[in-house]
RNA sequence: UACUUAUCCAGAAAGACUGAGGGAAAGGCCCUGUGACGUCUUAGCAACCUGUUAUCGUAUAAGGUGCUAACUCCUUCCGCAUGUUGCGGAAAGAUAAGAU
Numbered sequence: 001u002a003c004u005u006a007u008c009c010a011g012a013a014a015g016a017c018u019g020a021g022g023g024a025a026a027g028g029c030c031c032u033g034u035g036a037c038g039u040c041u042u043a044g045c046a047a048c049c050u051g052u053u054a055u056c057g058u059a060u061a062a063g064g065u066g067c068u069a070a071c072u073c074c075u076u077c078c079g080c081a082u083g084u085u086g087c088g089g090a091a092a093g094a095u096a097a098g099a100u
Stems, first nucleotide, its partner, number of pairs: 003098006013042005021031003025076004043068003047065003050061003072092001077089005
């Protein structure tokens, strides 16, 4: 770098530094000098691996990654309804494990 599988309606802060955009792309709609985003430190959460446990369809711990605004913020493509919204499935994205 592309691939396979699984999950994504729950959960989770504060301080310091920096200084203008950021929320993957586009369109919306939001966050943001009352300091966003990012980096560091501590803390927390618990998706996967791991440890322990179990009725192996459970619970627990927080070691390895990860995560800590809004359903993956909503939509994009398709189908079914309908009075322009709802439901479902894809695509795309993120995370983990495996293999290459």
The RNA shown here (SAM riboswitch aptamer (S box leader)) has 100 nucleotides and comes from Pedobacter sp. HMWF019. The sequence was found by an Rfam model in a public genome assembly. The coordinates come from a structure-prediction model, not an experiment, and the mean pLDDT is 79.